This is a predicted structure of a 489-nucleotide part of an RNA (small-subunit ribosomal RNA, 5' domain) from an uncultured prokaryote.

[in-house]
Context: one part of a larger RNA
RNA sequence: GAAUGAACGUUGGCGGCAUGCCUAACACAUGCAAGUCGAACGAAGGCCCGGUGCUUGCAUCGGUGUCCUUAGUGGCGGACGGGGGAGUAACGCGUGGGAACCAACCUCGGAGCGGGGAACAACCAUUGGAAACGAUGGCUAAUACCGCAUACGCCCUCCGGGGGAAAGGCUUCGGCCACUUUUGGAUGGUCCCGCGUCUGAUUAGCUUGUUGGUGAGGUAACGGCUCACCAAGGCGACGAUCUGUAGCUGGUCUGAGAGGAUGAUCAGCCACACUGGAACUGAGACACGGUCCAGACUCCUACGGGAGGCAGCAGUGGGGAAUAUUGGACAAUGGGCGAAAGCCUGAUCCAGCCAUGCCGCGUGAGUGAAGAAGGCCCUAGGGUUGUAAAGCUCUUUCAGAUGUGAAGAUGAUGACUGUAACAUCAGAAGAAGUCCCGGCUAACUCCGUGCCAGCAGCCGCGGUAAUACGGAGGGGGCUAGCGUUGUUC
Numbered sequence: 001g002a003a004u005g006a007a008c009g010u011u012g013g014c015g016g017c018a019u020g021c022c023u024a025a026c027a028c029a030u031g032c033a034a035g036u037c038g039a040a041c042g043a044a045g046g047c048c049c050g051g052u053g054c055u056u057g058c059a060u061c062g063g064u065g066u067c068c069u070u071a072g073u074g075g076c077g078g079a080c081g082g083g084g085g086a087g088u089a090a091c092g093c094g095u096g097g098g099a100a101c102c103a104a105c106c107u108c109g110g111a112g113c114g115g116g117g118a119a120c121a122a123c124c125a126u127u128g129g130a131a132a133c134g135a136u137g138g139c140u141a142a143u144a145c146c147g148c149a150u151a152c153g154c155c156c157u158c159c160g161g162g163g164g165a166a167a168g169g170c171u172u173c174g175g176c177c178a179c180u181u182u183u184g185g186a187u188g189g190u191c192c193c194g195c196g197u198c199u200g201a202u203u204a205g206c207u208u209g210u211u212g213g214u215g216a217g218g219u220a221a222c223g224g225c226u227c228a229c230c231a232a233g234g235c236g237a238c239g240a241u242c243u244g245u246a247g248c249u250g251g252u253c254u255g256a257g258a259g260g261a262u263g264a265u266c267a268g269c270c271a272c273a274c275u276g277g278a279a280c281u282g283a284g285a286c287a288c289g290g291u292c293c294a295g296a297c298u299c300c301u302a303c304g305g306g307a308g309g310c311a312g313c314a315g316u317g318g319g320g321a322a323u324a325u326u327g328g329a330c331a332a333u334g335g336g337c338g339a340a341a342g343c344c345u346g347a348u349c350c351a352g353c354c355a356u357g358c359c360g361c362g363u364g365a366g367u368g369a370a371g372a373a374g375g376c377c378c379u380a381g382g383g384u385u386g387u388a389a390a391g392c393u394c395u396u397u398c399a400g401a402u403g404u405g406a407a408g409a410u411g412a413u414g415a416c417u418g419u420a421a422c423a424u425c426a427g428a429a430g431a432a433g434u435c436c437c438g439g440c441u442a443a444c445u446c447c448g449u450g451c452c453a454g455c456a457g458c459c460g461c462g463g464u465a466a467u468a469c470g471g472a473g474g475g476g477g478c479u480a481g482c483g484u485u486g487u488u489c
Stems, first nucleotide, its partner, number of pairs: 001489004006485005013361006020353001021319001026317003030314003035076003040073002043070004047065001048063007083272001085270001092197008101189003106185002109182004114148001116146002123138006154163003168177003198244001200242001205235003210232008247269004251262004274295005297308004325351001327350003333347001334345004364394004374385004398430001400425005408416001433478005438459003444473005454461002
């Protein structure tokens, strides 16, 4: 000098665009953050229509529109999106290759969608419990479940053969959406390898599923991944092992570059979800707002037993030098479900707070010498503040008032928002500070103090004439900031 997710002191007019718990991966009250489909299914209730009883708006019976609502069965989605970086020195990441693999939704094609069956929720009855939640018996539907048939292609094969599927719904009757099987694609993922990836030798030896083989099991798949047997290997001063530290990268900062430092915001990958462990479901998880077990903590309890997990968005306590609203909307973009209408979406888009940063603008312009008054200095003549002020003549950016009023929205739909912008109006009116002035380093005098009080980045100032302390006048720098501190180059 540059930079900063900054903090502190002091000051503070406006706007645009960004950023905003770096500390306790500390504990969390409350609300919201993942639902959706009635065009898969049975049922119940409401509305409507008709009948009966009548107390004239209630009870009861039946029906239909399938108009509305849903608890349940079922499907898809809750593996995305969002969060923080604890762990990890590792094929984790980066880069370049590779193969023994998988795939819901999407897509190009081939083939099919025949005929049956048994249940279980809801519901009803009985019943346990304070609750959470159940137990027993009975009824029932389906795109839920299970056989049979068929099988070009598909799978297995000793090549003889063997095995395996399905579901309907809506319809304007044209069809549309589903379903089964299969070949490719797209996209996503799994696995393997070369190279690169911090510190310590005051860590020198490490290793027994360890290294390799045969066979088997397991996996979507290769593989000591696991197991039985066999062999005795494998790694290491080109730093193994151990220890400390750390998410990695694109990037960011600095620098002429080489390099050094760093990894906030944005983007890609990884790992994590109170702590530890485990599997289930599923195309996909060993699953943040799923399940089970154990633990710590908090809460409820009728003491028998239960409930919970903000490193989602807000918000609270705590820690800290320090970091925001318990806001609005799904209008846009995108996501989930749905045939659609639509519903959900603290993703997102906006608004609120903070000079935290960057950028822009303003705090007036011209004229004005009696060089006014006042202040300060003085050699007492004057000098300086200083065209500065006043005065005169103008202007109106921004802020203010009134009116008009977008774009963002391809047909409709605007949270933002009566916002941006435009027009008109009033009046210089509402808007300047901060640090420094011994040298480095731009800027000097007076008074006070008297090695005191104090200053200080370094050198150093202060003990009676201090340009270095404190005040004043003047001056210099930067400017809605300025200075200090921390950190990096």
The RNAcentral record of the full RNA draws on ENA. Its Rfam family is "Bacterial small subunit ribosomal RNA". The coordinates come from a structure-prediction model, not an experiment, and the mean pLDDT is 86.